A computed fold for a 122-nucleotide RNA from a Deltaproteobacteria bacterium, annotated as SAM riboswitch aptamer (S box leader).

RNA sequence: AUCUCAUCGAGACCGGCUGAGGGAAUGGGCCCGACGACGCCGGGGCAACCCCUGGGGCGAUUCGCCCCCGGAAGGUGCCAACUCCCGCGGAAACCAGACAGCUGGUAGCCGAUAGAUGAGCU
Numbered sequence: 001a002u003c004u005c006a007u008c009g010a011g012a013c014c015g016g017c018u019g020a021g022g023g024a025a026u027g028g029g030c031c032c033g034a035c036g037a038c039g040c041c042g043g044g045g046c047a048a049c050c051c052c053u054g055g056g057g058c059g060a061u062u063c064g065c066c067c068c069c070g071g072a073a074g075g076u077g078c079c080a081a082c083u084c085c086c087g088c089g090g091a092a093a094c095c096a097g098a099c100a101g102c103u104g105g106u107a108g109c110c111g112a113u114a115g116a117u118g119a120g121c122u
Stems, first nucleotide, its partner, number of pairs: 001122001003120006013043005021032003026087004044079003049075002051071002054068006083114001088111003093106005
C1' cells in the first nucleotide's frame, strides 16, 4: 500500500507552545476561529476493536466459529457539530406549477460511492 471483515446517532477536556486559518478531497450550505481555532507536546478522560476472565451454543482434522455477563493492566483509537449536512440511485409523503405526461421544491427513510477506525491476509 492492496484486499477481506466489522463498526461509524452514544461517550469523553485541562495546561503549555505556536499564530491563521480550520472542519479529508471537489462544488454548495452551515459552523469553529485573535475571548487563539487547526496543529504539536504534557497530563487527564471516553470507549471496549484487539486483549483478559467466566458462562452457553455449533462444527469438527483438539482447533475454529457464534452469542451473553463482567474487567480495563497492555496495543491501537477517539475526546465540536450523525463521518457537521447535501451531491449519486430507489420507494413513498407533502407543497407549488402545468390540461396531462411531467417539472421544481421541502423534511425524513433505504441503499451506493467516498472516507475514518480496528482486526486479519498478502